Transfer RNA from a Paludibacteraceae bacterium, 71 nucleotides, folded computationally.
The source organism's lineage runs through Bacteria, Bacteroidota, Bacteroidia, Bacteroidales and Paludibacteraceae.
Its mean pLDDT, the model's own confidence on a scale to 100, is 81.
It was read from a public genome assembly.
[in-house]
RNA sequence: UGUCCAAUGGUAUAUCGGUAUUACGUCAGAUUUUGGUUCUGAAAAGCCAAGUUCGACUCUUGGUUGGACAA
Numbered sequence: 001u002g003u004c005c006a007a008u009g010g011u012a013u014a015u016c017g018g019u020a021u022u023a024c025g026u027c028a029g030a031u032u033u034u035g036g037u038u039c040u041g042a043a044a045a046g047c048c049a050a051g052u053u054c055g056a057c058u059c060u061u062g063g064u065u066g067g068a069c070a071a
Base pairs, nucleotide, nucleotide: 001070002069003068004067005066006065007064010024011023012022018054026042027041028040029039030038047063048062049061050060051059
């Protein structure tokens, strides 16, 4: 310098343009002498900006960060 890829709760991970999933974790309750296990419930997420669209995590453009390859 060029080409390509990725970014989603605290962590990891799904999602044909149509309610954002699941697991672990956190909090509250039940169970228990206590803790753990188990059960029930709750909070918590689309990297940023613009565009297309009735509707965007998804498509387009630009940017940020990280990564792979070539030279």